[in-house]
RNA sequence: GCCGGAGUGGCGGAACCGGUAUACGCACACGACUCAAAAUCGUGCGGGGGCAACCCCAUGCGGGUUCGAAUCCCGCCUCCGGCA
Numbered sequence: 001g002c003c004g005g006a007g008u009g010g011c012g013g014a015a016c017c018g019g020u021a022u023a024c025g026c027a028c029a030c031g032a033c034u035c036a037a038a039a040u041c042g043u044g045c046g047g048g049g050g051c052a053a054c055c056c057c058a059u060g061c062g063g064g065u066u067c068g069a070a071u072c073c074c075g076c077c078u079c080c081g082g083c084a
Stems, first nucleotide, its partner, number of pairs: 001083007010026003019067001022058001028044005046057004060076005
């Protein structure tokens, strides 16, 4: 240099043929249980705004297509594999 794959909450990891992003698990917070702790159980858990109903933003970065994009297209960045 060329070809292929990957990048999603703090972490792992789903999201099917483009139609409610963040399922599920871990971690974390609070509570229950305990003399206390561990284990277990319950509730909560992306960011910002709002008293609330609710609104806005975000899938590596920047564009494009579309009524609608994590998903399709283009460029770039990073990582992994192959070829040279």
This is a predicted structure of an 84-nucleotide RNA (transfer RNA) from a Gemmatimonadota bacterium.
Its Rfam family is "tRNA". It is annotated as a transfer RNA. Its family is annotated with triplet codon-amino acid adaptor activity in the Gene Ontology.
Taxonomically the source falls in Gemmatimonadota (Bacteria, Pseudomonadati).